[in-house]
RNA sequence: GGACCCGUGGUGUAGCCUGGUUAACACGUCCCCCUGUCACGGGGAAGAUCGCCGGUUCAAAUCCGGUCGGGUCCG
Numbered sequence: 001g002g003a004c005c006c007g008u009g010g011u012g013u014a015g016c017c018u019g020g021u022u023a024a025c026a027c028g029u030c031c032c033c034c035u036g037u038c039a040c041g042g043g044g045a046a047g048a049u050c051g052c053c054g055g056u057u058c059a060a061a062u063c064c065g066g067u068c069g070g071g072u073c074c075g
Stems, first nucleotide, its partner, number of pairs: 001074007010027004020058001029045005051067005
């Protein structure tokens, strides 16, 4: 230098191919119930504008271009 893969709540992932209601699940955090207390269990809440910038579109996590970071391979 080239090709490909990954980047989404605090953590781990799904959703992307095939654009469309409020971005889903588990763990964690907080509150309530339960208990003598903790844990377990039950109920509820907060938390991500999807790495960044731009484009296409009525509408973008999703499509396109650029760019940053990580990884694998080739030279």

Source information
Model confidence (mean pLDDT): 83 of 100. Transfer RNA from Candidatus Terrybacteria bacterium RIFCSPHIGHO2_02_41_19, 75 nucleotides, folded computationally. Its Rfam family is "tRNA". By type it is a transfer RNA. Rfam's curators write: Transfer RNA (tRNA) molecules are approximately 80 nucleotides in length. The RNAcentral record of the sequence draws on ENA.